[in-house]
Context: one part of a larger RNA
RNA sequence: CUGGGCGUAAAGGGCACGCAGGCGGUUACUUGAGUGAGAUGUGAAAUCCCCGAGCUUAACUUGGGAAUUGCAUUUCAUACUGGGUAGCUAGAGUUUUGUAGAGAGGGGUAGAAUUCCACGUGUAGCGGUGAAAUGCGUAGAGAUGUGGAGGAAUACCGGAGGCGAAGGCGGCCCCUUGGACAAAGACUGACGCUCAUGUGCGAAAGCGUGGGGAGCAAACAGGAUUAGAUACCCUGGUAGUCCACGCUGUAAACGAUGUCGAUUUGGGGGUUGGGUGUAAACCUGGCUCUCGCAGCUAACGCGUUAAAUCGACCGCCUGGGGAGUACGGCCGCAAGGUUAAAACUC
Numbered sequence: 001c002u003g004g005g006c007g008u009a010a011a012g013g014g015c016a017c018g019c020a021g022g023c024g025g026u027u028a029c030u031u032g033a034g035u036g037a038g039a040u041g042u043g044a045a046a047u048c049c050c051c052g053a054g055c056u057u058a059a060c061u062u063g064g065g066a067a068u069u070g071c072a073u074u075u076c077a078u079a080c081u082g083g084g085u086a087g088c089u090a091g092a093g094u095u096u097u098g099u100a101g102a103g104a105g106g107g108g109u110a111g112a113a114u115u116c117c118a119c120g121u122g123u124a125g126c127g128g129u130g131a132a133a134u135g136c137g138u139a140g141a142g143a144u145g146u147g148g149a150g151g152a153a154u155a156c157c158g159g160a161g162g163c164g165a166a167g168g169c170g171g172c173c174c175c176u177u178g179g180a181c182a183a184a185g186a187c188u189g190a191c192g193c194u195c196a197u198g199u200g201c202g203a204a205a206g207c208g209u210g211g212g213g214a215g216c217a218a219a220c221a222g223g224a225u226u227a228g229a230u231a232c233c234c235u236g237g238u239a240g241u242c243c244a245c246g247c248u249g250u251a252a253a254c255g256a257u258g259u260c261g262a263u264u265u266g267g268g269g270g271u272u273g274g275g276u277g278u279a280a281a282c283c284u285g286g287c288u289c290u291c292g293c294a295g296c297u298a299a300c301g302c303g304u305u306a307a308a309u310c311g312a313c314c315g316c317c318u319g320g321g322g323a324g325u326a327c328g329g330c331c332g333c334a335a336g337g338u339u340a341a342a343a344c345u346c
Stems, first nucleotide, its partner, number of pairs: 003318004007300002012314001014201004021194003025088007033081002035077008049065006091191001092188004096183004103177007110154001115149007125136002162169002206247006215241002220236004258313006266291011295302002319346003328339004
């Protein structure tokens, strides 16, 4: 080097972009590096193996051969791989016309509701629970009416609907902007796939600076419950939740299923395009949900969106605990993250 694996048993990197690397459509010519064949030289002897010989045999000694799977030089072959040249259009991309969408960033704006403030009406309760109490209220609460302030979130539509690489995204309007798909052409001509290191994005919580603060609410306080109750329930309530900028870089970051391509029976539904048709319907693309053939699977199940059958490249696993820990390195303001053992033990 070589094995077997990765939905749930250990194992797919959170997601993407992408240098090096690996791999790469089709035709012709060329080269002959890889590759194959031959020749020559070399590959010490002994040993090993084969056929003999010598000690009565064997061990042992000894002759010859084979082997030494290698290297160098050289000749030939040219299918395949590589290099070069010239093409091609089926991969990939560009362009035209459209379509759908909570895709992203910024700005503006609307209504409902909660809370608070002021004033009016009005009087004894309100609130809360399994039941209560803490709490609020005659200094006029709760209820109700009018006006105002402020913050956050957008009922219905709304849907196993849509969009996004993932995280994720939901009132309405405007600006800027990314991607996807369809239909027909035209164009470029392999420009492709994957990707260690790297770079960017990355829920919530957390951190820094400055704002903001309605509701909710870790911590905290009180009331209950209880044997106790550092809880579950109740009344309050601060960080936080919100905004700007910067950091953190982790999640059951899940489809627990890497990305790309090809091949392989079908039924039903959703959504979004196109074509034919008066209509019903039929045909044809993209995405998506469900049931299931073959096949696969330890089973569960998966099943054209594969966990089927193949190919390319990357990541990862190798008994349980110790341990995703210690030490060291790198990163971070910190919290910590990342890389990652061993002794010992079963």

A computed fold for a 346-nucleotide part of an RNA from Testudinibacter aquarius, annotated as small-subunit ribosomal RNA, central domain. Its Rfam family is "Bacterial small subunit ribosomal RNA". The full RNA is in RNAcentral, with records from ENA and SILVA. The coordinates come from a structure-prediction model, not an experiment, and the mean pLDDT is 91.